Context: one part of a larger RNA
RNA sequence: GAUGAACGCUAGCGAUAGGCUUAACACAUGCAAGUCGAGGGGCAUCACGUUAUGGUGGCGACCGGCGCACGGGUGAGUAACACGUAUGCAACCUACCCAUUACUUGGGGAUAGCCCGUCGAAAGGCGGAUUAAUACUCAAUGACACAGGGAUACCGCCUGGUAUUAUUUGUUAAAGAUUUAUUGGUAAUGGAUGGGCCUGCGUAGGAUUAGAUAGUUGGUGUAGGUAACGGCUCACCAAGUCGACGAUCCUUAGGGGAACUGAGAGGUUUCACCCCCACACUGGUACUGAGACACGGACCAGACUCCUACGGGAGGCAGCAGUGAGGAAUAUUGGUCAAUGGUCGAGAGACUGAACCAGCCAAAUCGCGUGAAGGACGACGGUACUAAGUAUUGUAAACUUCUUUUAUGAGGGAAUAAAGUGCGGGACGUGUCCCGUUUUGUAUGUACCUUAUGAAUAAGCAUCGGCUAACUCCGUGCCAGCAGCCGCGGUAAUACGGAGGAUGCGAGCGUUAUCC
Numbered sequence: 001g002a003u004g005a006a007c008g009c010u011a012g013c014g015a016u017a018g019g020c021u022u023a024a025c026a027c028a029u030g031c032a033a034g035u036c037g038a039g040g041g042g043c044a045u046c047a048c049g050u051u052a053u054g055g056u057g058g059c060g061a062c063c064g065g066c067g068c069a070c071g072g073g074u075g076a077g078u079a080a081c082a083c084g085u086a087u088g089c090a091a092c093c094u095a096c097c098c099a100u101u102a103c104u105u106g107g108g109g110a111u112a113g114c115c116c117g118u119c120g121a122a123a124g125g126c127g128g129a130u131u132a133a134u135a136c137u138c139a140a141u142g143a144c145a146c147a148g149g150g151a152u153a154c155c156g157c158c159u160g161g162u163a164u165u166a167u168u169u170g171u172u173a174a175a176g177a178u179u180u181a182u183u184g185g186u187a188a189u190g191g192a193u194g195g196g197c198c199u200g201c202g203u204a205g206g207a208u209u210a211g212a213u214a215g216u217u218g219g220u221g222u223a224g225g226u227a228a229c230g231g232c233u234c235a236c237c238a239a240g241u242c243g244a245c246g247a248u249c250c251u252u253a254g255g256g257g258a259a260c261u262g263a264g265a266g267g268u269u270u271c272a273c274c275c276c277c278a279c280a281c282u283g284g285u286a287c288u289g290a291g292a293c294a295c296g297g298a299c300c301a302g303a304c305u306c307c308u309a310c311g312g313g314a315g316g317c318a319g320c321a322g323u324g325a326g327g328a329a330u331a332u333u334g335g336u337c338a339a340u341g342g343u344c345g346a347g348a349g350a351c352u353g354a355a356c357c358a359g360c361c362a363a364a365u366c367g368c369g370u371g372a373a374g375g376a377c378g379a380c381g382g383u384a385c386u387a388a389g390u391a392u393u394g395u396a397a398a399c400u401u402c403u404u405u406u407a408u409g410a411g412g413g414a415a416u417a418a419a420g421u422g423c424g425g426g427a428c429g430u431g432u433c434c435c436g437u438u439u440u441g442u443a444u445g446u447a448c449c450u451u452a453u454g455a456a457u458a459a460g461c462a463u464c465g466g467c468u469a470a471c472u473c474c475g476u477g478c479c480a481g482c483a484g485c486c487g488c489g490g491u492a493a494u495a496c497g498g499a500g501g502a503u504g505c506g507a508g509c510g511u512u513a514u515c516c
Base pairs, nucleotide, nucleotide: 001515002514003513005512006511007510008509009508012368013367014366015365016364018361019360020326025324026323027322029321030320031319034066035065036064039063040062042059043058046057047056048055073279074278075277083202084201085200086199088197089196092195093194097191098190099189100188101187102186103185104184105139106138107137108136115128116127117126118125119124145171146170147169148168149167150165151164152163153162154161155160176183177182204251205250206249211242212241213240216239217238218237219236220235221234223233224232254276255275256274257273258269259268260267261266281302282301283300284299285298304315305314306313307312332358334357335356336355340354341352342351343350344349371402372401373400374399381393382392383391384390385389407453408452409451410450411449412448416443420439422437423436424435425434426433427432428431460505461504462503463502464501465486466485467484471500472499473498474497475496481488482487
């Protein structure tokens, strides 16, 4: 000098940023992921209506689509291609989005819901009948796509790659909706974005860890598997491979941008913010999907907790609040989707503990204030002394004049809103743009401004032997105590305790801990 700090004494205000470093301990309660009726059958519920019919506005649950792999949390594990940096993929994938091209034909059978019945305490399940779709499925068409064979040209980085094919064989697609404006579906190519994989170098400590290794190292295989290469897996063959340039083992640890310190070199740290990784009660597994081996999905095992009619079931805050526990120690069971962003939707809009705000905390940084000017050869009181007095507290007070930041009262009062929708108009020319109008503010009657009153509402903490700025008296008497080091205290202690005074910093000041 610094800190995500804590403790002691003290405390007026604001702005900005921050706030479980410990038990990745256990969690009551609420909320944190939905949305679409312009895909479908329907109508439980609400409202309206007449031609009384789900007819209309709408819509719970259900089928279907998209999303739920983002956003948010934590740092347990991991010494590793995890991360950083720089290459490579002639070994790869990519929903939604953009551009281009082509197509969108004809059928079929189910199933949820609804209805009926039934089992169960519940969670939930079973049977029957019936029904729809952009759900499922069969067929057609079909390529520059995919798979195999052939030809030509060019290129390279080893396996090879690219292009053209009047070349040949085989395989594979679709879905409609509607207000008729559109929008969706399928296939292909390219782009964009996001990922996957390989590699060089860098990236803790220990040799009181010296040998380690059988899928281990390499090869063959038309093997399997993957989006893709690969012992990734398998069969067979060989016996290799790594290691004092530190293998293996043990301990510790998320990595980086950055931050602190320092003249620098360096050392230390990983809290906040950003990027990457890993994890989601513990361990394992896959399913769905463009993407997960999935925090608020599934299954199995385990520990724990809860419900039970004892037969059986339910759960996972390292999301936001909050509770207990642990601890020196760390906040509200708040408001709003107004803005920014996300998901869904044609849109209106819905959802959003992301986010934006507010609340608590001197825990940090910065700013402001607690008054200003004048005022005595100097009040009172205190303290000290050489004691009729002097010194000091001290221009300090009183007193006079002034100011009103702040405070209190009163009044006014924002920006943050840009857009979008609806309506009207216009331009280009058929879905875009522009203009006008209308509407939308959580924080907030907040910030801020004006005005009235009145010095009014506001100072402490540590130290004073040397280092180190600041000295005297009293008490105590190697006691009580102090102390960072040297040391102080045994009868005049500037070092203990109190007082007066002084010094330093100041809404803080000291102590402790840690780093430079």
The part of an RNA shown here (small-subunit ribosomal RNA, 5' domain) has 516 nucleotides and comes from an uncultured bacterium.
RNAcentral holds the full RNA, with entries from ENA.
Rfam family: Bacterial small subunit ribosomal RNA.